[in-house]
RNA sequence: AGCUGUGCGAUCGCUGGUUUAAAUCCGUUUAAACGAGAGGAAAGUCCGGGCUCCGCAGGACAGGGUGGUCGGUAACGCCGACCGGCCGAAGGGCUAGGGAAAGUGCAACAGAAAGCAAACCGCCUCGAUUCGUCGAGGUAAGGGUGAAACGGUGAGGUAAGAGCUCACCAGCAGGUAAGGUGACUUACCUGGCUAGGUAAACCCCACCCGGAGCAAGGUCAAACAGAAAGCAUGAGUCGGUCCGACUCGCUACGACUUUCGGGUAGACUGCUUGAGAUGUCGAGCAAUCGGCAUCCUAGAGAAAUGGUCGCAGCCGCAUUGCGGUACAGAACCCGGCUUACAGGCU
Numbered sequence: 001a002g003c004u005g006u007g008c009g010a011u012c013g014c015u016g017g018u019u020u021a022a023a024u025c026c027g028u029u030u031a032a033a034c035g036a037g038a039g040g041a042a043a044g045u046c047c048g049g050g051c052u053c054c055g056c057a058g059g060a061c062a063g064g065g066u067g068g069u070c071g072g073u074a075a076c077g078c079c080g081a082c083c084g085g086c087c088g089a090a091g092g093g094c095u096a097g098g099g100a101a102a103g104u105g106c107a108a109c110a111g112a113a114a115g116c117a118a119a120c121c122g123c124c125u126c127g128a129u130u131c132g133u134c135g136a137g138g139u140a141a142g143g144g145u146g147a148a149a150c151g152g153u154g155a156g157g158u159a160a161g162a163g164c165u166c167a168c169c170a171g172c173a174g175g176u177a178a179g180g181u182g183a184c185u186u187a188c189c190u191g192g193c194u195a196g197g198u199a200a201a202c203c204c205c206a207c208c209c210g211g212a213g214c215a216a217g218g219u220c221a222a223a224c225a226g227a228a229a230g231c232a233u234g235a236g237u238c239g240g241u242c243c244g245a246c247u248c249g250c251u252a253c254g255a256c257u258u259u260c261g262g263g264u265a266g267a268c269u270g271c272u273u274g275a276g277a278u279g280u281c282g283a284g285c286a287a288u289c290g291g292c293a294u295c296c297u298a299g300a301g302a303a304a305u306g307g308u309c310g311c312a313g314c315c316g317c318a319u320u321g322c323g324g325u326a327c328a329g330a331a332c333c334c335g336g337c338u339u340a341c342a343g344g345c346u
Stems, first nucleotide, its partner, number of pairs: 001346004006312007014037002017034007039327001043338002046336005051213004063209005068082005083097001084095004098204002103202002105198002115150001120143002122139007151169006170194001172191008217269004224262001226260005231254001234248005276295008313325005
């Protein structure tokens, strides 16, 4: 780093499914049999997508995010390969890795001085001097401070010095050529001589982003507010219609009957066949993709997946017995990341 993460059996339950039987108000209910029933993280809810509803002419601002290149993907902040940088003796590891020669800001302590240059010691010149030093100016080569002090070596130069000048080296900017899809690498030429750090600080640049979420959403629909009609030659159900049967009502304006109605309670749906799993072959360095074959593997609704016993494995105490067996528990579904994790294998 990858894989795995207790096994077998019996029995009693629980949640779905299929079949059969019985009952039924035709909605289902009950019983029996058969078969199925948590994970590598089901977790955190941190990213990305599917799906659903709402919004949306187009553009801009604000806000949020991402940040080397190429590829993979439904998509990503994920993954692979490569490039650059840093670390390591090495195998290898880490890397938010655009811009600091646009602007603004910041840098504790120490130090004279922290971005503009700066003079504490030292060095040099001049002046003063009580000969101990003092003052003015020059100087970044040397010392000292610091995480960091404005290229390095040598020569020339100078009062002393200094890219002040020159050669070489390092580095920077521009250009050319070659290699590479590209990040970039290598070589050469020219330039001015040197450009500090920090952008998970503001900021600039490029690219991306509408919002809410299965308690989304859809269907049916008690009760009830409200509306309309009916008034006994009644209303409803069965029915294509009539007859008929049944129910309600029947000295009635009602706590009446019927219809409409919004969609609460409740029920159903969304719901699990999917960017699916396994095997195999092929393409590719790989991530990943494609072909073929086989398979169907929880779908509840405050929530089932459990209890007991036996045998076996492992661990401990300790000796044929006792105890333990990690992290953990689906809730619309997938892809990642992160975190937790006893033991075992490679």

About this RNA
The RNA shown here (Bacterial RNase P class A) has 346 nucleotides and comes from a marine eukaryotic metagenome. The coordinates come from a structure-prediction model, not an experiment, and the mean pLDDT is 75. It matches the Rfam family "Bacterial RNase P class A". Rfam classes the family as a ribozyme. Gene Ontology terms of the family: dimeric ribonuclease P complex, tRNA processing and ribonuclease P activity.